[in-house]
RNA sequence: GCGGAGGGCUGGAUGACCGCGGGGCGGCAACGUUCCGAGGAAAGUCCGGACUCCCGUUGGCAAGGGUGCCGGGUAACGCCCGGCGGGGGCAACCCCAGGGAAAGCGCCACAGAGAAGAGACUUCCCCUGCCGCGACCGAAGGUUCGCCUUCGCGACCGCAGGGGUAAAGGUGAAACGGUGGGGUAAGAGCCCACCGCGGACUUGGCAACAAGGACGGCACGGCAAGCCCCACCCGGAGCAAUGCCAAAUAGGGGCCUCGCGCGGGGGCUGGUCUCGGGCCGCAAGGCCGGGGAUACCGCCCGCAGGGACGCCAACGCCCGAGAGGCCCGGGUUGGCAGCUUGACCGCCGUGGCAACACGGUUGGCAGAGGAAUGGUCAUCCAGGGGCGAAAGCCCCGGACAAAAUCCGGCUUACAGGCUCUCCGCGCAC
RNA sequence: GCACCCGUAGCUCAGCUGGAUAGAGUGCUGCCCUCCGAAGGCAGAGGUCGAAGGUUCGAAUCCUUCCGGGUGCG
Numbered sequence: 001g002c003g004g005a006g007g008g009c010u011g012g013a014u015g016a017c018c019g020c021g022g023g024g025c026g027g028c029a030a031c032g033u034u035c036c037g038a039g040g041a042a043a044g045u046c047c048g049g050a051c052u053c054c055c056g057u058u059g060g061c062a063a064g065g066g067u068g069c070c071g072g073g074u075a076a077c078g079c080c081c082g083g084c085g086g087g088g089g090c091a092a093c094c095c096c097a098g099g100g101a102a103a104g105c106g107c108c109a110c111a112g113a114g115a116a117g118a119g120a121c122u123u124c125c126c127c128u129g130c131c132g133c134g135a136c137c138g139a140a141g142g143u144u145c146g147c148c149u150u151c152g153c154g155a156c157c158g159c160a161g162g163g164g165u166a167a168a169g170g171u172g173a174a175a176c177g178g179u180g181g182g183g184u185a186a187g188a189g190c191c192c193a194c195c196g197c198g199g200a201c202u203u204g205g206c207a208a209c210a211a212g213g214a215c216g217g218c219a220c221g222g223c224a225a226g227c228c229c230c231a232c233c234c235g236g237a238g239c240a241a242u243g244c245c246a247a248a249u250a251g252g253g254g255c256c257u258c259g260c261g262c263g264g265g266g267g268c269u270g271g272u273c274u275c276g277g278g279c280c281g282c283a284a285g286g287c288c289g290g291g292g293a294u295a296c297c298g299c300c301c302g303c304a305g306g307g308a309c310g311c312c313a314a315c316g317c318c319c320g321a322g323a324g325g326c327c328c329g330g331g332u333u334g335g336c337a338g339c340u341u342g343a344c345c346g347c348c349g350u351g352g353c354a355a356c357a358c359g360g361u362u363g364g365c366a367g368a369g370g371a372a373u374g375g376u377c378a379u380c381c382a383g384g385g386g387c388g389a390a391a392g393c394c395c396c397g398g399a400c401a402a403a404a405u406c407c408g409g410c411u412u413a414c415a416g417g418c419u420c421u422c423c424g425c426g427c428a429c
Numbered sequence: 430g431c432a433c434c435c436g437u438a439g440c441u442c443a444g445c446u447g448g449a450u451a452g453a454g455u456g457c458u459g460c461c462c463u464c465c466g467a468a469g470g471c472a473g474a475g476g477u478c479g480a481a482g483g484u485u486c487g488a489a490u491c492c493u494u495c496c497g498g499g500u501g502c503g
Base pairs, nucleotide, nucleotide: 001425002424003423004422005421006420007419008418009417010416012380013379014378015377016376017375018374020037021036022035023034024033025032026031039400043411044410046409047408048407049406050405051238052237053236054235055316056315057314058313059312060311061310064234065233066232067231068230069083070082071081072080073079084098085096086095087094088093099229100228104227105226106223107222108221121169122168124164125163126162127161128160129159130158132157137152138151139150140149141148142147177195178194179193180192181191182190196218197216198215201212202211203210204209242337243336244335245334252328253327254326255325256324257323258322261303262302263301264300265299268298270297271296272293273292274291275290277288278287279286280285305319306318307317344364345363346361347360348359349358350357351356381398383396384395385394386393387392430502431501432500433499434498435497436496439455440454441453442452448486457473458472459471460470461469479495480494481493482492483491
C1' cells in the first nucleotide's frame, strides 16, 4: 500500500425569536420566573421478569406448551461468557435446534436386481444334458512329403436345466465396512495387514470430551425443524392490570353445581305454651303490664357440610342455610393514585480468562393521557451535484425512525463519520 | 394491550399427513364455426407459491425471522 476479520463510539453543532408538556418558587387569581424535556433501536411484540388482580399458599397426578453438548453468569431467560465436538476459510475468524434411531410406530418418490435383517439384471464359477461347434493328441489310410481324409478322445465355446457367489458393471441422496494381499471352482472378514466402526478398562479433565486400548470379525443405513422417548422448566390475565373519589342507574336477565343435617345453650322487650293481676265490654272478646316453661320456630354456639369449571390432598380464610360457577345485557365513561430513583446508567478500585460480582462515588436519569418534545432565520460541520485551467462560485441537502407501567435480552431498520485489535499478500529498511 | 388467521396465474380458489413438468374455473391470445357478433369447439401463453435463511437426498408443504393484509376480545 492492497484485500479481509472482529469489536467500540457517534449519528449534526452554536446562537436568536416564536410555541408546547411537566416540576419548583412567587401570586387570591390571571400570570410571571427558573429548571428539565426521545432512542440505539423508543420499532417488531419474539422470549424472560417486576408489579396488580383472579379465595390464598404448598405438593402430587393428568393435559398442553417450551427448552435440549458441558461448565459458569444472572432476579430470570430460548440471553450472555468460557470450553468441547462437527463444518467452512491459507489465516484472523465465522456457522451449527448440537439429547436419544439396539423403546416402539411411520416414511425413504423416480431410477434400480435390490431401499432395511434387502436382492440377483448383465457378468463370474461348478455340475448335468445336447444328433450344436469341434483345438491338441492317438490310430488307420492316402500323398506331389507341404499335408489331406476317416475314426476315437473329446479341452474351449454355444444352448438348456440345477446350484454357488456378491468381487466387477450399472441405478440412486443413500446399496448392509474401505484398500491391498492371501485363499477359492468362482467368490466372500473366509483369513491377514492397515484404516474405519463398536468397545470392557486405563490415564487426563468438575464435565462435555480427549489420548491409549484388551477384545469383537462387522453385527448397528438415513429422517425425531414426522409421531414419539428421556431430562428439565412453565397457573391464567394483563397498567384499558388494579385501588379510591365523583357521576350515573333498574342494581337487570338467563343457565347450572353442591348443600339445606346433627348436637348443645340461654330466657332475651320475639313467637308459642302456662299461672296470676288490672282496665273496657251485656257477651264473644279486646287492651295493658308481671311471674314461670323451652318440645318446636326465631336467636346464640359447636360440628358435619359447602366455597364445581381437569382431578386429588394438606393448611389457612369465609359461609354455615346458604355458598358459588358460566353466559348475555343496561348506565357512566370525569378526576386522583398506580407513574417513574430502579434487579438503573456512568466513572474509579478489587476479584475473575470472560460474562459478571463486590465496594466506593461532590456524577446522570422525560412523564403525556388522543397524548408535549416543534417551527423560522443566521453561521459553521459532514455529504452530493453543476460550472471553472485553478482559486473559487452556485444549487441540493441531514440515515433509520420517534416514548406511553417499568426493566433484562433477542431480532429487524439505519446515509455518513471516528476509533481499537488482529490476519493474508506485496514493497522498503 | 392480548389472541388468531391469510398471502399460490390478471381475478376467485384447490393443493400444504414432504416426492407432479404446481392444478381448476373465469379472463387473455390464435384458429374453426357465422353474412357479422355472441354462445360453442380446438390449441396456446401466462407462476421468483409474500421475502430471506435453515432442516432434508428432496420444501408451495416442516422450522425461524421479517413484509403486507384481515378478524376477534378487553

Two RNAs folded together computationally: RNase P RNA and transfer RNA, 503 nucleotides in total. Rfam match: Bacterial RNase P class A. From the family's description: Ribonuclease P (RNase P) is a ubiquitous endoribonuclease, found in archaea, bacteria and eukarya as well as chloroplasts and mitochondria. Its best characterised activity is the generation of mature 5'-ends of tRNAs by cleaving the 5'-leader elements of precursor-tRNAs. It is annotated as a ribozyme.